[in-house]
RNA sequence: CAGGGGGCCAAGGCAGCCGCGAAGCAAUUCGAGGAAAGUCCGGGCUCCACGAAGCAAGGGUGGCGGGUAACGCCCGCCGGGCGAGGGUCUUCGGAUCCGAAGCUCAGGGAAAGUGCCACAGAGAGUAUACCGCCGAUGGACCCUAAAGGUCACAGGCAAGGGUGAAAGGGUGCGGUAAAAGCGCACCGGAGCGCUGGCAACAGAGCUCGCAUGGCAAACCCCACCCGGAGCAAGGCCAAAUAGGGGUCUCGCGCCCGUCUUCGGACAGGGCAGGAGCGCUUCGCUCCGAGAGACCCGGGUUGGCUGCUUGAGCUGCGGAGCAAUCCGUAGCCUAGAUGAAUGGCUGCCCCCGCGCGGCUGGUCCCUCGGGAUACCGCGUGCGGAGACAGAACCCGGCUUAUGCGGCCCCCUGAUGU
Numbered sequence: 001c002a003g004g005g006g007g008c009c010a011a012g013g014c015a016g017c018c019g020c021g022a023a024g025c026a027a028u029u030c031g032a033g034g035a036a037a038g039u040c041c042g043g044g045c046u047c048c049a050c051g052a053a054g055c056a057a058g059g060g061u062g063g064c065g066g067g068u069a070a071c072g073c074c075c076g077c078c079g080g081g082c083g084a085g086g087g088u089c090u091u092c093g094g095a096u097c098c099g100a101a102g103c104u105c106a107g108g109g110a111a112a113g114u115g116c117c118a119c120a121g122a123g124a125g126u127a128u129a130c131c132g133c134c135g136a137u138g139g140a141c142c143c144u145a146a147a148g149g150u151c152a153c154a155g156g157c158a159a160g161g162g163u164g165a166a167a168g169g170g171u172g173c174g175g176u177a178a179a180a181g182c183g184c185a186c187c188g189g190a191g192c193g194c195u196g197g198c199a200a201c202a203g204a205g206c207u208c209g210c211a212u213g214g215c216a217a218a219c220c221c222c223a224c225c226c227g228g229a230g231c232a233a234g235g236c237c238a239a240a241u242a243g244g245g246g247u248c249u250c251g252c253g254c255c256c257g258u259c260u261u262c263g264g265a266c267a268g269g270g271c272a273g274g275a276g277c278g279c280u281u282c283g284c285u286c287c288g289a290g291a292g293a294c295c296c297g298g299g300u301u302g303g304c305u306g307c308u309u310g311a312g313c314u315g316c317g318g319a320g321c322a323a324u325c326c327g328u329a330g331c332c333u334a335g336a337u338g339a340a341u342g343g344c345u346g347c348c349c350c351c352g353c354g355c356g357g358c359u360g361g362u363c364c365c366u367c368g369g370g371a372u373a374c375c376g377c378g379u380g381c382g383g384a385g386a387c388a389g390a391a392c393c394c395g396g397c398u399u400a401u402g403c404g405g406c407c408c409c410c411u412g413a414u415g416u
Stems, first nucleotide, its partner, number of pairs: 001412009012348007020031004033387001037398002040396005045230004050283006058226005063077005078107001079105004085098005108221002113219002115215003130161002132157003137154002139151004169187006188210001189208004194203003234305004244296007253271004257266003273287004312331008349385001350383007358376001360375002362371003
């Protein structure tokens, strides 16, 4: 310098005047984001579900290991694909192999079962003969001393061509009438154990011609995980109304004690039974005379709180490849409620267009000077700086995004 990649910062600045919200006695201090968006995940917190165990239903995740409060997130590693570029062959159309940094993967199972693969094509998973190849053997014909020749009927083939996203391992050699893992070499696959690694997995070796497509983001199988609702949760105060009306289901039993006017009564104790979970077992609680479901109608829509100190942020040190963790010191950074954080002015920064050769850079030269596309400078005009605005809080993911700057990685070339 060229090509291929990754990350970070930033999201206009300053001043003045006027105007808002919170805290505070006051002075004063603070006041929208990297995504506040989407509401796709995970939680904190609040209320409800009676608890434990097992099973079922429903849902979620899916290579291995680690991080985290947790996750479908993050980090590292493994495997597949892509990848700048390079090698080999070439009929110069292309074919094939390797492959950096990095990007990406909805990455367990197709030998448990079921299902799908349109169209084209002969045939799409116990498949198949359209164009074709052979015709050794049998058959027909010619010729014949013997060779031999022709036909392509029977028969054989799936190597060549075609269709297609995909055609029943691939390349090459041998072999054959022509062919085929038929045989062999290498690649691929399956099995076995050895070495390395926590593991996913990798490597080399031995044996075997070898089960034979794809789709599970198809149903399904396997492994692991999972209560529900949500700040419009919830709590308090004030106020008001109609202690409203109707229907249905199940049940209303027994013993003891006390009292008794002998009919019975009792907020006494116990039992059967009932209710509380999708089912079962155990426990617990309530009822033991009540429990539950549905429909119609009326009142309240006000105030306070929840509401911001947090799995918080920053600096330094340590452990770790990293995510992150530990220690230590410091900091407090919105809390609105029809909804605050704004408006105006000036200067600067930024962007675009035009003008000016301007003692700059740059280029040319007859060394007097000349040129102005680009950079810089001056000046005028215009723009107004993206995506976009908290509403209980936090960790992620996804989506949207102007101008600009900085850092790093890989490959190649050149120079020192």
The prediction has a mean pLDDT of 77. A computed fold for a 416-nucleotide RNA from uncultured Erythrobacter sp., annotated as Bacterial RNase P class A. The model forms 93% of the base pairs in the Rfam consensus. Rfam family: Bacterial RNase P class A. The family's RNA type in Rfam is ribozyme. From the family's description: Ribonuclease P (RNase P) is a ubiquitous endoribonuclease, found in archaea, bacteria and eukarya as well as chloroplasts and mitochondria. The source organism's lineage runs through Bacteria, Pseudomonadati, Alphaproteobacteria, Sphingomonadales and Erythrobacter.